[in-house]
RNA sequence: AACUUAUUGAGAAAGGCGGAGGGAAUAGGCCCUACGAUGUCUUGGCAACCCCAAAAAAUAUAAUAUUGGAAGGUGCCACAUCCUAUUCCAAAGAGCAAUCUAAGGAAGAGAUAAGUA
Numbered sequence: 001a002a003c004u005u006a007u008u009g010a011g012a013a014a015g016g017c018g019g020a021g022g023g024a025a026u027a028g029g030c031c032c033u034a035c036g037a038u039g040u041c042u043u044g045g046c047a048a049c050c051c052c053a054a055a056a057a058a059u060a061u062a063a064u065a066u067u068g069g070a071a072g073g074u075g076c077c078a079c080a081u082c083c084u085a086u087u088c089c090a091a092a093g094a095g096c097a098a099u100c101u102a103a104g105g106a107a108g109a110g111a112u113a114a115g116u117a
Base pairs, nucleotide, nucleotide: 002116003115004114005113006112007111008110013043014042015041016040017039021032022031023030026085027084028083029082044077045076046075049073050072051069052068053067054066081109086107087106088105089104092101093100094099
């Protein structure tokens, strides 16, 4: 790198280094950035995927719903998975109609975790 499943809500920053772009990728918009971003290191923190403890009912075990925790493995700490370019469905509106615009939803893509070979 590939596949499967779950989530994609909320939350959480100081300092050192460094020096120009950055917010995944291409374009447009929007935003951050020499009052030093992105990155990286240290420290701190957030969260609860793995993890730890308890655990109802059905009939027994395992386990689970659920509740609590934070030692460890990851992850994360601007808005924000930012919007559109993109497929499908589509409230509603315009139009005699064909059709057009389009809130919103799903898919797709991405991210994170756990697992498989």
Molecule: SAM riboswitch aptamer (S box leader)
Organism: Chitinophagales bacterium